Predicted 3D model of a 74-nucleotide RNA (transfer RNA) from a Bacillales bacterium.

RNA sequence: GGAGCCAUAGCCAAGUGGUAAGGUACGGGACUGCAACUCCCUCAUCCCCAGUUCAAAUCUGGGUGGCUCCUCCA
Numbered sequence: 001g002g003a004g005c006c007a008u009a010g011c012c013a014a015g016u017g018g019u020a021a022g023g024u025a026c027g028g029g030a031c032u033g034c035a036a037c038u039c040c041c042u043c044a045u046c047c048c049c050a051g052u053u054c055a056a057a058u059c060u061g062g063g064u065g066g067c068u069c070c071u072c073c074a
Stems, first nucleotide, its partner, number of pairs: 001070007010024003018054001027041004047063005
């Protein structure tokens, strides 16, 4: 210098154009003598900017960060 993959909640993770599942942790509640267990509830600037579209986590361009590979130099 070139190429590929990845970035979604505190953590893990699904979702491939129609408005973000699930698990877990924290917090609140029920239960309990107090707890634990169990059950219920709550929690999202989808890395950033721009574009396309009636509509973008999703498509396009640019950028940032992480991982891997190729080439060159030393």
Model confidence (mean pLDDT): 80 of 100.